Transfer RNA from a candidate division WWE3 bacterium, 74 nucleotides, folded computationally.
It matches the Rfam family "tRNA". It is annotated as a transfer RNA. Its family is annotated with triplet codon-amino acid adaptor activity in the Gene Ontology.
Model confidence (mean pLDDT): 80 of 100.
It was read from a public genome assembly.

[in-house]
């Protein structure tokens, strides 16, 4: 330099052939239980779905560009 994949919660990831509330596990807080701790159980908080633009009545999802990460080729 060229090509490809990926970018969603603090971390690891799912998700929707475009539609009314964006989810799980771990982690965090509160409660319950115990003499106490841990474990278990219940509840709660936490997100500009990387950025900009486009298409559309409507975009996390489609398209273009950018940025970043990873891999391959040279």
């Nucleotide at each position: 330099g060229c090509c490809a994949a990926c970018g969603u919660a603090g971390c690891u990831c799912a998700g929707u052939c475009g539609g009314u509330a964006a989810g799980a596990g771990c982690g965090g807080g509160c409660g319950u239980u115990u003499c106490a701790u841990a474990a278990g159980c219940g509840c709660c908080a936490g997100g500009u779905c990387c950025c900009u633009g486009g298409u559309u009545c409507g975009a996390u999802c489609c398209c273009a560009g950018g940025c970043g990460u990873u891999g391959g080729c040279a």